Background
This is a predicted structure of an 85-nucleotide RNA (transfer RNA) from an uncultured Alphaproteobacteria bacterium. The coordinates come from a structure-prediction model, not an experiment, and the mean pLDDT is 80.

RNA sequence: GGGGGCAUGGUGAAAUUGGUAAACACAACAGACUUAAAAUCUGUCGCCUGAAUAAGGCUUCUCGGUUCAAGUCCGAGUGUCCCCA
Repeated sequence: GGGGGCAUGGUGAAAUUGGUAAACACAACAGACUUAAAAUCUGUCGCCUGAAUAAGGCUUCUCGGUUCAAGUCCGAGUGUCCCCA
């Protein structure tokens, strides 16, 4: 230099033919139980504004495009891995 794959919360990951993200599990936090801890059980758990469990806005590597609608399709870029030279 050429070709190809991959990129989603703290982690592993899910999401029909494009149908309005983060299911489920782990971790974490709070509580119950315990002399105490572990285990177990219950609840919460992407980000921001907000007193809030109200309400609103945002997020799938980045920037654009197509579409009523994009994690998914298209273009460019970034990072990373594999193959060829």
Overview
It was read from a public genome assembly. Rfam family: tRNA. By type it is a transfer RNA.